[in-house]
RNA sequence: UAGGAGGGACACUCCAUCGCUGCGCAAGCAGAGGAAAGUCCGGACAGGAUAGAGCACCGUACUGUGGAAAGCACAGGUAGGCGUAAGUUUACGGAUCGUGUAACAGAAAAUUACCGCCCUACGGGGUAAGGGUGAAAACGUGAGGCAAGAGCUCACGACUGGUGUUGGCGACAACAUUGGGGUACGCACCUACGGCCUGCAAUGCCAAAUAUACCGACAACUAAGGGUGGCUCGCCCAAUGCCGGGGGGUAGGCAGCACAGAUAAAUGAUGGAGACCAGUUUUCUGGCACAGAAUCCGGCUUAUCGGCCCUCCUUUUUU
RNA sequence: GCCAUCUUAGCUCAGCAGGUAGAGCAACGCAUUCGUAACGCGUAGGUCUGGAGUUCGAACCUCCAAGAUGGCUCCA
Numbered sequence: 001u002a003g004g005a006g007g008g009a010c011a012c013u014c015c016a017u018c019g020c021u022g023c024g025c026a027a028g029c030a031g032a033g034g035a036a037a038g039u040c041c042g043g044a045c046a047g048g049a050u051a052g053a054g055c056a057c058c059g060u061a062c063u064g065u066g067g068a069a070a071g072c073a074c075a076g077g078u079a080g081g082c083g084u085a086a087g088u089u090u091a092c093g094g095a096u097c098g099u100g101u102a103a104c105a106g107a108a109a110a111u112u113a114c115c116g117c118c119c120u121a122c123g124g125g126g127u128a129a130g131g132g133u134g135a136a137a138a139c140g141u142g143a144g145g146c147a148a149g150a151g152c153u154c155a156c157g158a159c160u161g162g163u164g165u166u167g168g169c170g171a172c173a174a175c176a177u178u179g180g181g182g183u184a185c186g187c188a189c190c191u192a193c194g195g196c197c198u199g200c201a202a203u204g205c206c207a208a209a210u211a212u213a214c215c216g217a218c219a220a221c222u223a224a225g226g227g228u229g230g231c232u233c234g235c236c237c238a239a240u241g242c243c244g245g246g247g248g249g250u251a252g253g254c255a256g257c258a259c260a261g262a263u264a265a266a267u268g269a270u271g272g273a274g275a276c277c278a279g280u281u282u283u284c285u286g287g288c289a290c291a292g293a294a295u296c297c298g299g300c301u302u303a304u305c306g307g308c309c310c311u312c313c314u315u316u317u318u319u
Numbered sequence: 320g321c322c323a324u325c326u327u328a329g330c331u332c333a334g335c336a337g338g339u340a341g342a343g344c345a346a347c348g349c350a351u352u353c354g355u356a357a358c359g360c361g362u363a364g365g366u367c368u369g370g371a372g373u374u375c376g377a378a379c380c381u382c383c384a385a386g387a388u389g390g391c392u393c394c395a
Base pairs, nucleotide, nucleotide: 002314003313004312005311006310007309008308010306012274013273014272015271016270017269018268020031021030022029023028033290037301038300040299041298042297043296044295045199046198047197048196052233053232054231055230057195058194059193060192061191062076063075064074065073066072077092078091079090080089081088082087093190094189098187099186100185101184102183114131115130116127117126118125119124139157140156141155142154143153144152159180160179161178162177163176164175165174166173167172203255204254205253206252212246214245215244216243218241225237226236227235248394249393276287277286278285279284320391321390322389323388324387325386326385329344330343331342332341338375346362347361348360349359368384369383370382371381372380
């Protein structure tokens, strides 16, 4: 210098004039974001017995630390992919019981015999070495063994379970020793942990106004009803009751609600100067992202012009 | 603002413990008819809203994005 990897901070700046919203008698003061977004997680808060129990259902799932919690962050482990590398990315509780799936092809997709090989008393039986199919075919190589064969046996190796030692907080790693051999994928299965439901249009209050006309479900003196949403219990309700439709009235305000803030409505416009980028040929012209608060926080994800700072890598950039 | 559902042929919809996508109407052709419609026979038409992941394999499972539709404000 070129090409890359990881992280951080910024989000054009200043001045003038004219406006907008809130507060204030006035002077004046305050007034969008890193994502305010998607509403994907977790909370605060409110109501539903001052929300309770069990089952069902839903979510999460390697380890440690942080954190109120999280489908969160950071650091790490094992296995795989990409990259020369710096790095990056994906997966990761279990398979004893229950329930499945493995299309097509293939003899056979889980107790496999079509061809082949062997035995035969010709009825049949044994055999997973060889063939071909498939995403996947019942550990690999060699030797022994056998009627023919086969982890059937042995050696070495791979995988996997136990035990021990060492290192590590741990996941785990290394070494030693001992055992194993009908697969894979899951789930409405098992284990552990967590989760009640509705959401600020929650909810509390004031004012105004009015008709519960009509329809349907349930209930008859104590419940086998309703609130109650999947079920059971518990809790609450009780006769001109209660629930659902339908009808009627009002269409105003306060709190919740914020040192931006609602009327689901403000946070801007114009001019000048200066950065930055591009074009022309230079006292000029054009551009300057994504976007835009609505109860408030912590995360995640997605959108995003441009340059700046720090650390690191390079097989085959150049000196 | 909050919540829920959906997106498959031109239109309306099926298809779901993952195995290679169908129906009705519409379109086109044939047949029928003097001609048209209906009836009958046949044909074509789909990257299942877009992208990524899991898997041997995705309309279906997971994540992200886009679009459409519906519901929820006070009183008795």